Predicted 3D model of a 1505-nucleotide RNA (small-subunit ribosomal RNA) from an uncultured prokaryote. Its Rfam family is "Bacterial small subunit ribosomal RNA".
[in-house]
């Protein structure tokens, strides 16, 4: 730092997804070593055992236990051993007593502010430690233990009796302490230890001294408590909340302000700057991420809160409302003798449970601390260490060097070869880590103890300090670390390998299995499934999963946007806010700069240091972007005061105008009504009908009558905010503008929430109703027409009140100010110029063009979408939904406000390139049209489909498949069917053998075959061999008209012989693309010109080719025969090449001349002359590219497949079937004809297993014979329609000629199935053919015969040549069809055979609504009311103190009473599950109805009602 997906490609928009880092992680696979950290994110679920708080004997009584000591008895082996006593000593169980259990240690349920975090502050408390000043006097009466007695199953008491104290309680003493009226007054204490000269002594000790202690007062530090300010989640679909509430006065309370509480007084008190209410949630250093500003998060560390089984509630204490204290009260577990009792692991290990997940019922107080204690010292699951987990970080190994025969073996191959791979093997080293052995630091300071030294003291003692010496403390630990030993030895996996993303090949698999983060991959050659071989990437790990932040500038403060992509309220007024002209003082609130104190440590971040390094640790700096204070400063912002006019506004004068409200008015013209005049249709349509009319319509004429619009003028004119507004007349009235002067003096701009106004359509009340018209109704279309069309017709349209309040209410552009090149109109002031139908200037509206700029492009462009500034209002992917609850507005419709589940990987704008249009414009083409002649209707003959069969092989299937592959299906071909056979094979090439290779005959057989069996000693040869045949064979292999034409090659088809595809520079566009190649002409033609940001240039078109149409030169045989010769007669023969012909070469046609158009082009018309004129007619040639168009069954070919058969062989059958439907021809339907006989003219063609002449017999096919002929020589061979004539005279016929019989003939081995052709007989259908369809524009269409390939013969009426007779018509381009070009629309692009909507039907999916129903929260009223505090004051007990001895002060129980927790009742309000049914929404290869929308989408669509 980007990539990947919307499209045919582009660009933007936009959302989805990938690569990074991260984690208290889990899962899979795999797993060597160490170091450092970390480990219930779930149930604040429930807990079983053991630990986690004691300690002090130097506070006290004492001694159950241990131990010593000393006395005593006793045995007795003179010193042991047992019992007894004695608190005497070390010591010490349970007790009084202090001190500590509020500290450490765990957890995040609560909690949105009684929290936390910074920063301040003023009304306080503070145990131990500290300063300091003082002071400890002298009494007192219990209770515990204990001893007895006693309840009770325990737990645990009851009552008598006895006792100590640093336990309790009075007196003394009383200030620098407290109260106070300022006179007074009132408040404490406790002793322990140790030493010790003198002196007393009840021998306890006093007494002195030291240390510890206590009591008051005070210093300070420490902690604690309380207050304030700022900040610290979402939701308004939660807008009003609140009665101790807000605020005094007053009393009570607290350590301490304070409605903390009570009484009384006044009604404040919070709130859009979001009150109160839901919902979530500890809070911070920091952690993670990210350039950074933000984002997400708050395990481990540290700091602050909150809680401790759930709810109350005190008590003791300096400190709790108390994790391991108490009381009630509940819920749950456990004990019980049923009477009662116990417990609380959110301490450490551990167990059960939940869960995808998270460790041992470990060792020590060694060290760091903390409690007690004077000290030893006890005590500590704080804590130091170990154990388990690859959970993360860091770091080490898992060898190192050489080694090519490039080994084997796997894999791949184009079979040569490559690749794993210097990789192994082999050779020569090394020992780190693990093992084995030994050695072996630091973490240890204290502490005890002697000893010196100081200090205290009367003291050398005793302590206290400081220093030597000696002594002893390690959980960890088999420590680290370091020495030896011996050995490549113990030690590598995961994931991926279409793209993105680094990294490719085979084989299975076949839209199945299966993959997938997105795009997507698999339907028979899968680099995307699963294996393997190779490969990349990490590496003791390695993927996946979740999650969080980044890409993401996709919520944008750094840093986005609204004409058309999502976005500008419909429009104005305006309030609260935000912004705001010139100056002049002041002000210091914002601003800006110093200082000063915080901002804990840890961490980051920078630089030293210790572990071999690094993680890890540890020393110092910096930063901790903030808060407060304080000091200056005064430019801007703001505030106070003053001025000022250029912003805004008033006044006066005009001026235009469908501005706007209500009154009167006028003409057309529609309908109606009444009266006339006439008589048959008259309306309507695409064309008809319904409807009206002979009872008089339509038309014409007069006349009323009514209700709405208001022709022309009228316009890219005017007016208004917007909606919207139009005849004329006058009244009322808002509002712009223009021109000069006065005056106010920022009064301004905007604008949440308010309010007014606000097409049409509804909607209420009364009115009108002429016309037109939703609904309705009829006639028509139509497949159907609840529609487009016609006929009618009612709300509604009009008026007056009133409601609604929305439109694509659009300029799809919010309102204000200023800037920023011009050109040309229009409207309305004015102002100047020798008065002009004009010019100039300088405003206001409005329209086009158009630079700069802007834009994603289309476009905007002084009326901005430009460059700037102020306010406001609104967007964040598409569906789902402007829908659902909810709430607010309305009579209703309805509107407003506005979700989420759920689904997709896309929706979306401009613009491009292209196809398409029942859009245009222009052009062509036998498309049409104008003609001529058929198909379709019969019979037949072919081919197809379909059916039938054992098989009816098999392919083509719109044009472009169907007389096509097939230029020939009786056998064969043949590939299909049925039988019968062969296996290295019918066929090939290789090895190896044989010498024969061939060959007669017979016999079985349906044949292939088999047996048997007769001849037969081969060919060439440079003597090496070679070609060729053959198997008892063998081994690769052969062979397959099987499959895939959607795996191909090649050849074909077809749009289309239509005029079109393209490059190359250049230019232009962000690009896809565009120019060129459009235009104007003209042409068969992208054919030529002319013009142009184009200029060329390729591959088509045209010409080059080949027939043929004219004439010329050369050549004359098998052609020709005008003139000569010959002959009865024929080119017969002489001659002879003129003429035709043959076959080479040349000539010829170039719009070349001439007129005329036309642009002085091109190039069209005409015309000459020419055989041929405008491409002369015909051919062969077919551009890019289309149809996955056809062909694996011409041929080749990749892959699969089959390998005693899907190959080969023989024989017979089928391809020839036959209720049918369908194309292509054939023949006719007759007289322009049919019969019959005469009679005339061609071109091309093949010919030796060949075509065969004249003769001859036969009706005839044909047959016998064989002259000639390898072909301008000979035959096929009579061409026939013609042409003249005879006959038939409209009929199912002298038309047609099927169909069937008969008999033949010809090929063939063979004509049953299943040829063909002849002769005699029979003679159906059929009388010109419906809808609809075809072909051809001239030597053409009819129409006539002839020839050939195939081939024995044929189904040939085909097919592909050949010639003879030989037309009709084309105004013309509206229409069908095709096709070219240029525009246009476009939701297509697989491209209209395209896309798309909606409703049912059916499967899921998730949501509303629902009679209801079950829970949870949270509130309100009553009831009820433990426990405790506080109080009361009528009961009952009572040691200190007092006392007048009665009793009293005080305390304790028990009742009262407030308050109240849990409980009950009942009510409301939120939430959540479920729910019969129902409502619409999503999705789902192939469903059913239409065809709404995209083109003019076949009625232009679209908005509102």
């Nucleotide at each position: 730092a980007g990539a990947g997906u919307u499209u045919g490609a582009u660009c933007a928009u936009g959302g989805c997804u990938c690569a990074g880092a991260u984690u208290g992680a889990a899962c899979g696979c795999u797993g060597g070593c160490g170091g450092c950290a970390g480990g219930c994110u779930u149930a604040a679920c429930a807990c079983a055992u053991g630990c986690a708080a004691g300690u002090c004997g130097a506070g006290c009584g004492g001694u159950a236990a241990c131990a010593g000591a000393g006395a005593g008895u006793a045995g007795c082996u003179u010193g042991c051993u047992a019992c007894u006593c004695u608190g005497c000593u070390g010591a010490c169980g349970a007790g009084c007593g202090g001190c500590g259990g509020a500290c450490g240690g765990g957890u995040g349920a609560g909690u949105a502010a009684u929290g936390c975090u910074u920063g301040g502050g003023a009304a306080u408390a503070u145990g131990c430690c500290u300063u300091a000043u003082g002071g400890u006097g002298g009494g007192g009466g219990a209770c515990a233990a204990c001893a007895g007695u006693u309840g009770g199953a325990a737990a645990c008491g009851a009552c008598u009796g006895c006792u100590a104290a640093u336990a309790c309680c009075g007196c003394a003493u009383a200030a620098c302490g407290u109260c106070u009226a300022c006179g007074g007054a009132c408040c404490a204490a406790a002793g322990a230890g140790g030493g010790g000269g003198a002196u007393c002594u009840u021998c306890g000790g006093a007494c002195c001294u030291c240390u510890c202690g206590c009591c008051a007062u005070u210093u300070g530090a420490u902690u604690a408590g309380c207050c304030c300010a700022a900040g610290u989640g979402a939701g308004a679909u939660u807008a009003g909340c609140u009665a101790g509430u807000u605020g005094g006065u007053a009393a009570g309370g607290u350590a301490a302000a304070g409605g903390c509480u009570u009484a009384c007084c006044a009604a404040g008190g919070c709130g859009a700057c979001g009150a109160u209410c839901u919902c979530u949630a500890g809070c911070u250093g920091g952690u993670u991420u990210g350039a950074g500003a933000g984002g997400a998060u708050g395990a481990u560390c540290a700091g602050c809160c909150a809680c401790a089984c759930u709810g109350g509630g005190a008590c003791u204490g300096a400190g709790a409302c108390a994790c391991g204290g108490c009381c009630c009260a509940g819920a749950c577990u456990c004990c019980u003798a049923c009477g009662g009792g116990a417990g609380g692991c959110a301490g450490c290990a551990g167990u059960g449970g939940g869960g995808a997940a998270u460790a041992u019922u470990g060792c020590a107080c060694a060290a760091u601390g903390g409690g007690c204690g004077a000290a030893a010292g006890c005590c500590u699951g704080a804590u130091g260490c170990a154990g388990c987990c690859a959970u993360g970080c860091c770091g080490c190994g898992u060898g190192u060097g050489u080694g090519a025969a490039g080994a084997a073996g796997g894999c791949c191959u184009u079979c040569g070869g490559g690749u794993u791979g210097u990789a192994a093997a082999g050779c020569a080293c090394u020992u780190u880590a693990a093992g084995c052995a030994g050695u072996g630091a630091g973490g240890a300071a204290a502490g005890g103890u002697u000893g010196a030294u100081g200090g205290u003291u009367a003291a050398u003692a005793g302590c206290c300090a400081u220093c030597a010496g000696c002594u002893u403390u390690g959980a960890c630990g088999u420590u680290a670390a370091c020495u030896g030993c011996a050995g490549a030895a113990u030690a590598a996996g995961c994931a991926c390998c279409g793209g993105c993303u680094a990294a490719c090949u085979c084989c299975g698999u076949g839209c199945c299995a299966g993959c997938a983060g997105c795009c997507g991959c698999g339907g028979u050659a899968a680099u995307a499934c699963g294996g393997a071989g190779g490969g990349u990437g990490c590496a003791a790990g390695c993927g996946u999963u979740a999650a969080u932040c980044g890409g993401a500038a996709u919520u944008a403060c750094u840093g986005g946007g609204c004409g058309u992509a999502a976005a500008g309220c419909g429009c104005a007024c305006g309030u609260a806010g935000g912004c705001g002209g010139c100056u002049u003082u002041u002000u210091a609130a914002g601003c800006u700069a110093g200082a000063u104190g915080u901002g804990a440590a840890a961490g980051c971040c920078c630089u030293g240091g210790g572990c071999u390094c690094a993680a890890c640790c540890u020393g110092g700096g910096a930063a901790c972007u903030g808060c407060a204070u304080u000091u200056a400063g005064a430019a801007c912002u703001g505030g106070a005061a003053g001025g000022c006019u250029a912003g805004a506004g008033u006044a006066u004068g005009g001026u235009a105008g469908a501005g706007g409200a209500g009154u009167g008015u006028g003409g057309a013209a529609u309908u109606u009504c009444a009266g006339a005049u006439c008589u048959c249709u008259a309306g309507g349509u695409g064309a008809a009908a319904u409807g009206c009319g002979u009872a008089g319509a339509g038309a014409u004429c007069u006349g009323a009558a009514g209700g709405a619009a208001u022709a022309c003028c009228g316009a890219u004119g005017g007016c208004g905010a917007a909606g919207g507004c139009a005849g004329c007349c006058a009244c009322c009235u808002g509002g712009u503008u223009c021109a000069a002067u006065a005056c106010u003096g920022a009064c301004g701009c905007u604008c949440a929430u308010g309010u007014a106004c606000g097409a049409a359509a509804g909607c209420g009340u009364g009115g009108a109703g002429a016309g037109c018209a939703a609904a309705c109704a009829g006639g028509a279309u139509u497949a159907g027409a609840u529609a487009c069309c016609c006929u009618g017709g009612u709300a509604g349209u009009c008026c007056a009140c009133g409601c609604c309040g929305u439109a694509a209410a659009c300029g799809a552009u919010g309102u204000c100010u200023a800037c920023u090149a011009g050109c040309a109109g229009c409207u309305c002031g004015g102002g100047u110029c020798u008065u002009a139908u004009g010019g100039c200037c300088g405003g206001u509206u409005u329209u086009g063009c158009g630079c700069a700029g802007c834009u994603a492009a289309c476009g905007c462009g002084u009326u901005a979408a430009g460059u700037a500034g102020a306010c406001c209002g609104c967007c964040u992917g598409g569906g789902g939904a402007g829908u659902a609850c909810g709430g607010c507005c309305g009579c209703a419709a309805g509107g407003u406000u506005a979700a989420a589940a759920c689904u997709c990987a896309a929706a979306u704008g401009a613009a491009u390139u292209g196809a398409c249009g029942g859009g245009g414009g222009c052009c062509c083409g036998c498309a049409c049209a104008a003609g001529c002649g058929g198909u379709g209707g019969a019979g037949c003959a072919u081919g197809u489909g379909g059916u039938u069969u054992a098989a009816u092989u098999u392919g083509a299937u719109g044009c472009a498949a169907c007389g096509c592959g097939a230029a020939g299906a009786a056998c064969c071909u043949u590939a299909c069917c049925u039988a019968c056979u062969c296996u290295u094979g019918a066929c090939a090439u290789c090895c190896a053998g044989a010498a024969g290779a061939u060959u007669u005959a017979g016999c079985a057989g349906a044949g292939a075959u088999g047996c048997u069996u007769u001849a037969g000693u081969g060919c060439c040869u440079u003597c090496g061999g070679g070609a060729a045949u053959c198997u008892a064979g063998a081994u690769a292999c052969a062979g397959g008209u099987g499959c895939u034409g959607c795996a191909u090659g090649g050849c074909u088809g077809u749009c289309g012989u239509c005029a079109g595809c393209u490059c190359g520079u250049g230019u232009c566009g962000u690009g896809a693309g565009a120019u060129g190649u459009u235009g104007g002409g003209u042409u068969a033609a992208g054919u030529c010109c002319c013009g142009c940001a184009a200029c060329g240039a390729g591959c088509g078109c045209a010409a080059c080719c080949c027939g043929u149409g004219u004439c010329c030169u050369u050549a004359g045989u098998u052609g020709c025969c005008a003139g000569c010769c010959u002959u009865a007669a024929g080119u017969u023969u002489g001659g002879g090449c003129a003429c035709u012909c043959u076959a080479a070469g040349g000539a010829g046609a170039c719009u070349g001349c001439c007129g005329g158009u036309g642009a002085c082009a091109a190039a069209c018309c005409g015309g000459a002359g020419g055989a041929a004129g405008g491409u002369g007619g015909g051919g062969a040639c077919g551009a890019c590219g289309u149809c996955a168009a056809g062909u694996c069954a011409u041929c080749a070919u990749g892959g699969c497949c089959c390998u005693u058969a899907c190959g080969a062989g023989u024989a017979g059958g089928g391809c020839u079937a036959c209720a049918c439907a369908c194309g292509u021809g054939c023949u006719a339907c007759a007289a322009u004809g049919g019969c019959g006989a005469g009679u005339a003219c061609a071109g091309a063609g093949g010919g030796a297993a060949g075509c065969g002449a004249g003769a001859c017999a036969g009706u005839g096919a044909g047959g016998u014979g064989g002259a000639g002929c390898c072909a301008a020589u000979c035959a096929c061979u009579u061409a026939a329609a013609g042409c003249g004539u005879c006959u038939c005279u409209c009929a199912g016929u002298u038309c047609g000629g099927a169909u069937u019989g008969g008999a033949g003939u010809c090929u063939g081995c063979a004509a049953c199935u299943c040829g063909a052709c002849u002769c005699c007989a029979u003679g159906a259908a059929g009388c010109u053919g419906g809808a609809a369809u075809c072909a051809c524009u001239a030597g053409u269409a009819a129409u006539c015969g002839u020839a050939g390939a195939u081939c024995a013969g044929c189904a040939a009426u085909g097919c592909u040549a050949c010639g003879g007779u030989g037309a009709a018509u084309a105004c013309g381009u509206u229409c069908c069809c095709g096709g070219g070009u240029c525009u246009u629309g476009u939701a297509c692009u697989c491209a209209c055979c395209g896309c798309c909507c909606g409703u049912c039907a059916c499967a899921c999916c998730a949501u509303g609504g629902g009679a209801g129903u079950u829970g949870a929260u949270u509130u309100c009223a009553c009831c009820c009311g433990a426990a405790a505090u506080u109080g009361g004051g009528a009961a009952g007990c009572u040691a200190a103190c007092c006392u007048u001895c009665g009793g009293g002060a005080g305390g304790c129980u028990a009742c009262c009473a407030c308050u109240u927790a849990c409980g009950g009742u009942g009510g409301a309000a939120u939430u959540a599950g479920c729910g019969a049914c129902u409502g619409g929404g999503g999705u789902g290869a192939a469903g059913u109805c239409g065809u709404a929308a995209c083109a003019a989408g076949g009625u232009a669509a679209c908005c509102g009602u």